[in-house]
């Protein structure tokens, strides 16, 4: 210096144009002599950041920043 890929909830990851979801965690209730397993709920994310296209964009484009592989 080029190519690829990647960013979504505290952690791990679904979600290929039409109001953003699961596991695990974290409150709370339940069960229990306690606690854990288990059950049942609430809460937690304006989708890294700009900017564009569309009637609508996590999602398509172009850009930036961060990380990963590679190739010189």
């Nucleotide at each position: 210096g080029g190519a690829u890929u990647c960013a979504u909830a505290g952690c791990u990851c679904a979600g290929u144009g039409g109001u953003a979801g699961a596991g695990c965690a974290a409150u709370c209730g339940g069960c229990u002599g306690c606690a854990g397993u288990c059950c049942g709920a609430u809460a937690g994310g304006c989708c890294a950041c700009c900017g564009g296209u569309u009637c609508a964009a996590a999602c398509c484009c172009g850009g930036u920043u961060g990380g990963a592989u590679c190739c010189u």
Transfer RNA from Bodo saltans, 72 nucleotides, folded computationally. NCBI's taxonomy places the organism under Eukaryota, Discoba, Euglenozoa, Eubodonida, Bodo.